[in-house]
């Protein structure tokens, strides 16, 4: 350089649930767990989901969330030529 995400596992990550703390909540953060992961690394750009504080008589509403829902983009990593 170009192309693929194929995967031996040394070894990485870590749902659910507990427990402490942020947060209106959804949710996140740290220990513990470990259901599963080959990008379950990172980024809310599009879609889709959760929350609804706030505004609104209501219906609703993101400016808050999900990267472990898909798409995309960086990135790394294995193994070919």
């Nucleotide at each position: 350089g170009a192309g693929g995400u194929u995967a031996c596992u040394u070894g990485g990550c870590a749902a659910a649930c507990u427990u402490a703390u942020c947060g209106a909540a959804a949710g996140g953060u740290a220990a513990g767990g470990a259901c599963g992961c080959a990008a379950a690394g990172u980024c809310a750009c599009c879609g889709g989901c959760c929350u609804a504080a706030u505004g609104g008589a209501a219906a609703c509403u993101a400016u808050g969330g999900u990267a472990g829902c898909g798409g995309g983009a960086c990135u790394g990593c294995c193994g070919c030529a």

A computed fold for an 81-nucleotide RNA from a Nitrosomonadales bacterium, annotated as c-di-GMP-I riboswitch aptamer.
It was read from a public genome assembly, where an Rfam model found it.
Rfam family: c-di-GMP-I riboswitch aptamer. About the family: GEMM was predicted in a large-scale screen for bacterial structured RNA regulatory elements.
Lineage of the source: Bacteria > Pseudomonadati > Pseudomonadota > Betaproteobacteria > Nitrosomonadales.